[in-house]
The prediction has a mean pLDDT of 84. A computed fold for a 114-nucleotide RNA from a soil metagenome, annotated as SAM riboswitch aptamer (S box leader). The sequence is in RNAcentral, with records from MGnify. The model forms 97% of the base pairs in the Rfam consensus.
RNA sequence: CUCAUCCAGAGGGGCAGAGGGAACGGCCCGACGACGCCCCGGCAACCGCACCGACUCGCACUCGGUCACGGUGCCAACUCCGACCCGGCGCAGCUCGCGUCCGGGACAGAUGAG
Numbered sequence: 001c002u003c004a005u006c007c008a009g010a011g012g013g014g015c016a017g018a019g020g021g022a023a024c025g026g027c028c029c030g031a032c033g034a035c036g037c038c039c040c041g042g043c044a045a046c047c048g049c050a051c052c053g054a055c056u057c058g059c060a061c062u063c064g065g066u067c068a069c070g071g072u073g074c075c076a077a078c079u080c081c082g083a084c085c086c087g088g089c090g091c092a093g094c095u096c097g098c099g100u101c102c103g104g105g106a107c108a109g110a111u112g113a114g
Base pairs, nucleotide, nucleotide: 001114002113003112004111005110006109011040012039013038014037015036019029020028021027024082025081026080041075042074043073046071047070048069050066051065052064053063054062079108084105085104086103087102088101089099090098091097
């Protein structure tokens, strides 16, 4: 940089001791010990292995499925929500608008594969 996914799912112990949830605003988590690190456990199924089905001349390619052995990932809150644009709805008003509301998209980010 490209592609895919991001409303589901999954916690105990030990160490340590003050901030943490990316950044800004909010709202949360946190001395009843958060965040982090280690151990164990678990979730999931992106990639690899294995197996099955479809296609096929074919055990190739591709697609779908099973498994959970290996490589990652993950285990508060939808990526916690918003922030920009569009539509809806409501309010105000007929000039500019406003919103703890609903939906879609963008931006940013995370994870995987290349």